[in-house]
Model confidence (mean pLDDT): 85 of 100. This is a predicted structure of a 78-nucleotide RNA (transfer RNA) from an uncultured Balneolaceae bacterium. Rfam family: tRNA. Rfam classes the family as a transfer RNA.

RNA sequence: GCCGCGUUCGUCUAGCCUGGCCUAGGACACUGCUCUUUCAAGGCAGCGACACGGGUUCAAAUCCCGUACGCGGUACCA
Numbered sequence: 001g002c003c004g005c006g007u008u009c010g011u012c013u014a015g016c017c018u019g020g021c022c023u024a025g026g027a028c029a030c031u032g033c034u035c036u037u038u039c040a041a042g043g044c045a046g047c048g049a050c051a052c053g054g055g056u057u058c059a060a061a062u063c064c065c066g067u068a069c070g071c072g073g074u075a076c077c078a
Stems, first nucleotide, its partner, number of pairs: 001074007010028004020058001030046005051067005
């Protein structure tokens, strides 16, 4: 250089293929309340993410292109 794959809450992940009740779901963590003699556990509530830019479309986390980063493979030079 070329090819392939990946990037979503603090962490781990579902959803992507086949666009549509997704202003994105779950678990753990965190915060508040509750329960308890206390703590933990439990119950209720809250907080919090689609890497960036563009395109297609009535509609994009999802499809397409580019960029960035990461992983894997491969080629060339010395």